[in-house]
Predicted 3D model of a 1420-nucleotide RNA (small-subunit ribosomal RNA) from a metagenome. Its Rfam family is "Bacterial small subunit ribosomal RNA". Gene Ontology terms of the family: ribosome and structural constituent of ribosome.
RNA sequence: GCGGCGAAAGGGUUAGUAACACGUGGGUAACUUGCCUUAAAGUGAGGGAUAGCUGCGGGAAACCGUAGGUAAUACCUCGUAUAUAUUUAUGAUUAAUUUAUAAAUAGAAAGAUGGGGAUCUUCGGACCUAUCGCUUUAAGAGAGGCCCGCGGGGUAUCAGCUUGUUGGUGUGGUAAUGGCACACCAAGGCAACGACGCCUAGCAGGCAUUAGUGUGUGUUCUGCAACACCGGAACUGAGACACUGUCCGGACUCCUACGGGAGGCUGCAGUCGAGAAUAUUUCCCAAUGCGCGAAAGCGUGAGGAUGCGACGCCGCGUGGGGGAUGAAGGCUUUCGGGUCGUAAACCCCUUUUGUAUAGGAAGAAUGCUUUAGCAUUAAUAGUGCUAAAGUUUGACGUUACUUUACGAAUAAGCAACGGCUAAAUACGUGCCAGCAGCCGCGGUAAUACGUAUGUUGCAAGCGUUACUCGGACUUACUGGGUGUAAAGGGUCCGCAGGCGGUUAAGUAAGUGAGAGGUGAAAGCCUAUGGCUCAACCAUAGAACUGCCUCUCAUACUGCUAAACUAGAGGAUGUAAGGGGAGAGUGGAACUGCAUGUGUAAAGGUGAAAUUUGUGGAUAUAUGCAGGAACGCCAAUGGUGAAGACAACUCUCUGGUACAUUUCCUGACGCUCAGGGACGAAAGCGUGGGUAGCAAACAGGAUUAGAUACCCUGGUAGUCCACGCUGUAAACGAUGAUCACUGGCUGUUUCUGCCUUGUGCAGGAGUGGCGAAGCUAACGCGUUAAGUGAUCCACCUGGGGACUACGGUCGCAAGGCUAAAACUCAAAGGAAUUGACGGGGGCCCGCACAAGCGGUGGAACAUGUGGUUUAAUUCGAUGAUACGCGAGGAACCUUACCUAGACUUGACAUGCUUGAAGUAGAAACCCGAAAGGGCAACCACCGGUAUCCAAUCCGGAACUUGCACAGGUGCUGCAUGGUUGUCGUCAGCUCGUGCCGUGAGGUGUCGCCUUAAGUGGCUUAACGAGCGCAACCCUCAUCGUUAGUUGCUAGUUCACUAUAUGUGAGCGCACUCUAGCGAGACUGCCUGUGUUAAACAGGAGGAAGGUGGGGACGACGUCAAAUCAGCAUGGCCCUUAUGUCUAGGGCUACACACGUGUUACAAUGCUCGGUACAACGGGAGGCCAAAUCGUGAGAUGGAGCAAAUCCCUAAAAGCCGAGCCCAGUUCGGAUUGCAGGCUGCAACUCGCCUGCAUGAAGUUGGAAUCGCUAGUAAUGGCGCAUCAGCAACGGCGCCGUGAAUACGUUCCCGGGCCUUGUACACACCGCCCGUCAAGCGCCGAAAGUGGGGAGCGCCCGAAGAUCUCUACUAACUAGCUGUUCACGGUGAGCUUCGCAAUUGGUGCUAAGUCGUAACAAGGUA
Repeated sequence: GCGGCGAAAGGGUUAGUAACACGUGGGUAACUUGCCUUAAAGUGAGGGAUAGCUGCGGGAAACCGUAGGUAAUACCUCGUAUAUAUUUAUGAUUAAUUUAUAAAUAGAAAGAUGGGGAUCUUCGGACCUAUCGCUUUAAGAGAGGCCCGCGGGGUAUCAGCUUGUUGGUGUGGUAAUGGCACACCAAGGCAACGACGCCUAGCAGGCAUUAGUGUGUGUUCUGCAACACCGGAACUGAGACACUGUCCGGACUCCUACGGGAGGCUGCAGUCGAGAAUAUUUCCCAAUGCGCGAAAGCGUGAGGAUGCGACGCCGCGUGGGGGAUGAAGGCUUUCGGGUCGUAAACCCCUUUUGUAUAGGAAGAAUGCUUUAGCAUUAAUAGUGCUAAAGUUUGACGUUACUUUACGAAUAAGCAACGGCUAAAUACGUGCCAGCAGCCGCGGUAAUACGUAUGUUGCAAGCGUUACUCGGACUUACUGGGUGUAAAGGGUCCGCAGGCGGUUAAGUAAGUGAGAGGUGAAAGCCUAUGGCUCAACCAUAGAACUGCCUCUCAUACUGCUAAACUAGAGGAUGUAAGGGGAGAGUGGAACUGCAUGUGUAAAGGUGAAAUUUGUGGAUAUAUGCAGGAACGCCAAUGGUGAAGACAACUCUCUGGUACAUUUCCUGACGCUCAGGGACGAAAGCGUGGGUAGCAAACAGGAUUAGAUACCCUGGUAGUCCACGCUGUAAACGAUGAUCACUGGCUGUUUCUGCCUUGUGCAGGAGUGGCGAAGCUAACGCGUUAAGUGAUCCACCUGGGGACUACGGUCGCAAGGCUAAAACUCAAAGGAAUUGACGGGGGCCCGCACAAGCGGUGGAACAUGUGGUUUAAUUCGAUGAUACGCGAGGAACCUUACCUAGACUUGACAUGCUUGAAGUAGAAACCCGAAAGGGCAACCACCGGUAUCCAAUCCGGAACUUGCACAGGUGCUGCAUGGUUGUCGUCAGCUCGUGCCGUGAGGUGUCGCCUUAAGUGGCUUAACGAGCGCAACCCUCAUCGUUAGUUGCUAGUUCACUAUAUGUGAGCGCACUCUAGCGAGACUGCCUGUGUUAAACAGGAGGAAGGUGGGGACGACGUCAAAUCAGCAUGGCCCUUAUGUCUAGGGCUACACACGUGUUACAAUGCUCGGUACAACGGGAGGCCAAAUCGUGAGAUGGAGCAAAUCCCUAAAAGCCGAGCCCAGUUCGGAUUGCAGGCUGCAACUCGCCUGCAUGAAGUUGGAAUCGCUAGUAAUGGCGCAUCAGCAACGGCGCCGUGAAUACGUUCCCGGGCCUUGUACACACCGCCCGUCAAGCGCCGAAAGUGGGGAGCGCCCGAAGAUCUCUACUAACUAGCUGUUCACGGUGAGCUUCGCAAUUGGUGCUAAGUCGUAACAAGGUA
């Protein structure tokens, strides 16, 4: 190199494929099959080439050409074959053509190797034999092809698709059936049981999950399919249209000498890229298997090993025992402690793992050699089989495992700790930073952020992210719903479909039972066994719920044929009715017109105006015309399928009910996707008509505006005819039909019975109330929303969206069908409790009304705001701050400002240092003082010597230092306590019971009554508590007790001014004082009322219905007020935000508001005279008489710790006089001068007095306050605070002393019941739309850029096929035609992207305009 076999296996991947691709079960009498097994037969004779090789040539290379010669188990020819194939004939036979016999024709083969005695030999062999091959045939095993039933995605916003399409005949082709292909013929075939189209997808065993049904999925392993750079094609072969074969076209990469060539990791490793992300360019054929070979053996990135990766599953370790001054340290703390924690240290042990040492299985079966036996054979060769002995084969491998030595030695992290959910504290931060699965945390005390400590959970892992199933009965087959939560079609008719009465018979499809086949293995499950256990593995069983075949059963369903009458329908007879259509007729009203009468308005509204009217309106009378609608009857009534239907008459016409058991049909029924018909109002088209009404529009009003509500006008339209539209809260928000399940009571209509009634009974409608039952509740309840059956329709969180796009219908308007992106954590139903209402009812209150007096105007006082200031300290701010904290800011107070000082401090406690001329400290110096300096003098208590003093010891005081003091600094939104307000309103609750699924209700509601939830009656409630009332204080009457400082009737005495005199006794009667009692309770009478509670009137009484006043304030509300009264958590300052001192400020002043005082005058003012109180206070006090002063006041000093004395004069009043209506004899601000008092001190900044001055103001706008009887009004007096006083304020006291209340409509506040609610931070609530801004998403859009599938035409490689040509025997080569990949082009379809511009929608603490909805939401 030729030849044979293999290369179609094994290995990889999932692009395509919705298909007989896969799964399952069948068929093939319509087929094939190399190697292997079994059986039968055979293996004869010959021929011509060709590679390798040699020579020559071309090319850069790949490679190629030519000449010569050669072999075969390569190739070819001939011979033989009863088997095989084809054809023909005959017989048998089948539903369908298979079989038997006979004849004819066609068609095979190859040798190689080992051994060998005789015979032959050209000495190579022939020949014999064994093994392996070769040929033919039949059969098998295994493998494959083709066909069929059934099964498993989405989409109808894809509804019609198809021309080799469907079938037939014939021919060809194939291993084989078949339109597989072709010719001719016919016009079929598929589809709502989803064809066709589009999108997506390898299928299955299995896997995840699940109680199961299911849902999701197709990694590893196994079976099947498909693919091999993309597309097409055939060749070879048993098998391919072939991953590492061939040819052609295309894209890409590489080489090139530019002429040409080469390539295909979706094999194993490895590289690059992309990415959040995925491994060694390792070892070996030792084992298992495959191919070839006779075998040894060779090959094998199949496979076996190894490396990397906590990627998963499993196992093991990181030590065990003891150990409390509970060490140190951390964290925390109520400062005592607690906790980490027996944890550590320390003591005693152990040695898995680890490091080192030594040993050491199993995976090995084969193979080879020798021997023995058997078989084959002529053979003791050889070969095969069996047995024995020897020998040989290990990648892993320094293997698993075992031994010894060492030594706690080498080994713990992650997440979480608000609830769900096991486990908490501190610090930091301060709606920041951040967390977050859902709810939600964070705005100065964060168990939620960050850190630390502790704890909890899991553990060589833990946590996060993504996805799937579960929980989820939340797609409901098992196993849901549709009155109001999402959901019944507007109504009826009705094809398909689904469901369907009684009887007997047949059948056996459904159904049930049994048997057989199959349901691969692995996996799951059970049992047992093997690795030390487990994961893992092995063996056995069960299971695989399925499909196919056979047999049996026949109740039910189906089917076949037959029968019945209870469903349904018809006949007959009655009855009611706004049922429908057409034609005609009528009266009332309205408007217009005409005429008469008649005169100044009419009309309209909350009030007006626009408007009409002297050119005669409105009104009134008569007549005429027109159009629309039909009062009373009239009803919870009637009819209709619904929409809907109402004067009367006629014509035509649909449906319904009842009666008779008399007749007929004999299941003819029910429901109904698609389809059809009808279908209010508005709207549209054409033509009419138009009185009234009335969108649009105009005007007048209202209003901030008013494109509205109200008014005056007014056009479409409303009406008719014929068409269209097809929607409504088309509602009973309740689909149709059938059956069953207590009643009571109305009404319409029909019928029966008589005993003729206000009767009884039976139907068909239409209402109310209610049983059982149902319902989340409300409610429904024989007219079901009850219990069952059948069929249809519809729903699946809210918004986006009754929308977009597409389709379809429509003249249009628009209808029907109907998404997604995006966004939210809700939206919704029913009921409950509150709160609220420009909802209702009842009731109360100086709430209104009726009255009296004020405020708001003036001046002043005082508080506040504002402004100013160095500071004008702080707080209080609607009612419920503003003569408030403050019941007394010149200094002090004082907290503020300026300036000067002090630093253990002005004040407390503890420890500590020092000290007898010490601590202290006069005087003096500086200074505004505080403070600082100097310094005469000079200590205290206790103990210690016999006494005194010092020293000494201890203490006090002082001093040094350290702990600490101090803060009117912040937070009243961290708090205690206290207080205001609703409100002295009548309410607020509980126990037990009962009702309700529950929230809750009942009680507490209702009727009567009360000041009262006060009381009575009723009552599924019965009782009770906190409130109300009463008990307490005070005032009013009486009694009693007690009489000093009170009283003085009577009586005694004294004095004098002789009087109603004064004083002193007796006295306690009276007044009074202050203790104790009495009294008033609707007790009594009359009436009303329910015989009650009670109310009205009356008697008596000092007082009468709570006798007047006070104290007393339920559950709660306002994060109400107060950290500056006090207390207090946290934070902050610490030579200052603490402390001391001087001066200033809190007293400012263009202005605004609140509360007051004084007035404006004659009911007054001035002057003179004169009368009557009570509560209180008084020793650093009240202060008498008397004197002085015009006066404030001064001098004075009696009396009094007070029923004794003093403050102390009360004033208004009364009597008399003057003033005469005026800015005054009113009013007194302001200012000047002169004084007084307090006080260290009256400048800022006190009060008072005298004289003089003599402002505003002549009764107060809008608005607003108080008060109902000893009250309002008015007059004075006292007290607290206090040196004094800004007090005209506050708290009390007494004097004088009214008016009015019809009444509850209205304003305000409150209580009870009821009603509505989209409110619950509770109407100061909620909430809608435009516009403006930012962001997200979607649609439309001139156009523009890709993708996909097809159609027409053009071109047409390789290949196949046919014809032809050359050579012709064949092969071969070439040409033409057909088919055909790629490519080109045209007209459209479909899908995706981009796009100026444009439309919509959603979201976004504090934008603009209004106020549409929720209450009667202010126009339901």
The RNAcentral record of the sequence draws on SILVA. Model confidence (mean pLDDT): 83 of 100.